[in-house]
Molecule: TPP riboswitch aptamer (THI element)
Organism: Oceanibaculum indicum P24
RNA sequence: CAUAGUGUGCUGGGGUGCCGGGGCGGGAUGAGCCGACGCGGCUGAGAUCAUACCCAUUGAACCUGAUCUGGAUCAUGCCAGCGAAGGGAGCGUUACCAUGUCACCU
Numbered sequence: 001c002a003u004a005g006u007g008u009g010c011u012g013g014g015g016u017g018c019c020g021g022g023g024c025g026g027g028a029u030g031a032g033c034c035g036a037c038g039c040g041g042c043u044g045a046g047a048u049c050a051u052a053c054c055c056a057u058u059g060a061a062c063c064u065g066a067u068c069u070g071g072a073u074c075a076u077g078c079c080a081g082c083g084a085a086g087g088g089a090g091c092g093u094u095a096c097c098a099u100g101u102c103a104c105c106u
Stems, first nucleotide, its partner, number of pairs: 001100003005096002007093004011056004016050001017042004022037001024035003062087003068081004
């Protein structure tokens, strides 16, 4: 000096499901049913506002395939496949660290 990584600054991208009880409204007057509200449970970083979490090209954050396939579960992208598939949002800093090159000294 260059490059990569970590950190960091700003900017940007993304998702929010399943189950159960409760009262309210509709149905008609009861159950099943529909709608919204609030509570509890499951998985997870995160389950619709937390302004938090995750991710930003070495890109599985996230979307399509997908009302997919197999296995579990009270149930569900819960797990695995699909997936060397197709898409998908970036610039800086040089604080740390690694590698390479050059110069100097010994």